[in-house]
RNA sequence: GACCAUGUAGCUCAGUUGGCAGAGCAUUGGACUAGUAUCCCAAAGGUUGUGGGUUUGAUUCUCACCAUGGCCA
Numbered sequence: 001g002a003c004c005a006u007g008u009a010g011c012u013c014a015g016u017u018g019g020c021a022g023a024g025c026a027u028u029g030g031a032c033u034a035g036u037a038u039c040c041c042a043a044a045g046g047u048u049g050u051g052g053g054u055u056u057g058a059u060u061c062u063c064a065c066c067a068u069g070g071c072c073a
Stems, first nucleotide, its partner, number of pairs: 001072001003070005010025004019056001027043004049065005
């Protein structure tokens, strides 16, 4: 330098033939317990990597760039 894949909550990851963004763990509060843990209930937490384009509407389609990984030279 060429090609491919991935980028979504603090972490690990889903999602959608374009129509309100989710789970588990973690965090906080509550319930329970003599107390702690487990279990149970609830809450908070997101510019869906960045910036454009298409569209009534983009996490999804598309273009460029950035980061990480793989591969070829």
This is a predicted structure of a 73-nucleotide RNA (transfer RNA) from Paramuricea clavata. It matches the Rfam family "tRNA".